[in-house]
Predicted 3D model of a 73-nucleotide RNA (transfer RNA). Its Rfam family is "tRNA". It is annotated as a transfer RNA. Gene Ontology term of the family: triplet codon-amino acid adaptor activity. Model confidence (mean pLDDT): 81 of 100.
RNA sequence: ACGGACGUAGCUCAGUUGGUAGAGCACUUCUCUCAUAUGGAAGUGGUCGCAGGUUCGAGUCCUGUCGUCCGGA
Numbered sequence: 001a002c003g004g005a006c007g008u009a010g011c012u013c014a015g016u017u018g019g020u021a022g023a024g025c026a027c028u029u030c031u032c033u034c035a036u037a038u039g040g041a042a043g044u045g046g047u048c049g050c051a052g053g054u055u056c057g058a059g060u061c062c063u064g065u066c067g068u069c070c071g072g073a
Base pairs, nucleotide, nucleotide: 002071003070004069005068006067007066010025011024012023013022019056027043028042029041030040031039049065050064051063052062053061
C1' cells in the first nucleotide's frame, strides 16, 4: 500500500427492511439482617469512534478519516 470484519452505558453484547437507544453484570438509594452476603423495589449513567452527506426522520444508507483484528502478496 490492497481487500474484508468490527467500533453502541464502567464491562460483555443486542438493536428486526430508516421511525422514542436497550438487556445482563457493575454502580447509587431503599428494603431485608445484630451484621455481611443472597433476595426484593426504585434509580443514575450514551454526542451510537470522529467529521461530513442523503432524508421529514440515520445506531442503521453513502463518503472520508482514526483505531483494533483477519487475509492475500